SAM riboswitch aptamer (S box leader) from Virgibacillus sp. AGTR, 117 nucleotides, folded computationally.
It was read from a public genome assembly, where an Rfam model found it.
The organism belongs to Virgibacillus, within Bacteria.
Its Rfam family is "SAM riboswitch aptamer (S box leader)". Gene Ontology term of the family: regulation of gene expression.
The coordinates come from a structure-prediction model, not an experiment, and the mean pLDDT is 79.

RNA sequence: UACCUAUCGAGAGUCAGGGGAGGAAACUGGUCCAUUGAUCCUGCGGCAACCAUACUCAUUCAAAAAGAGUAAUACGGUGCUAAAUCCAGCAAACGAAAAUUGUUUGAAAGAUGGGAA
Numbered sequence: 001u002a003c004c005u006a007u008c009g010a011g012a013g014u015c016a017g018g019g020g021a022g023g024a025a026a027c028u029g030g031u032c033c034a035u036u037g038a039u040c041c042u043g044c045g046g047c048a049a050c051c052a053u054a055c056u057c058a059u060u061c062a063a064a065a066a067g068a069g070u071a072a073u074a075c076g077g078u079g080c081u082a083a084a085u086c087c088a089g090c091a092a093a094c095g096a097a098a099a100u101u102g103u104u105u106g107a108a109a110g111a112u113g114g115g116a117a
Stems, first nucleotide, its partner, number of pairs: 001117001003115006013044001015043004022033003027089004045081003050077002052073002054070004085109001090106007
């Protein structure tokens, strides 16, 4: 880097140091954050059960791996720590309407984990 798969309306900093202009992935529109110093980097703190650890089931002649489930654990591998992935964009269904617009579902794109190449 492309592929498969699961999840994404929960949660967690008014901290210290560095730095100095844009930032919220990209484009468009909106809405926010930011010189009362954001985004970002380092340290410390915090959140969280994806992997992991334990047990059960299923599978098997039997066992391991891969599968399903349950409860706990933050020592280990990652991740996260403004706002729903900040909201919309494309498609469908339903509803309202003056322009237009609301709800739901799905797609696309993205993020993170796991797998496999």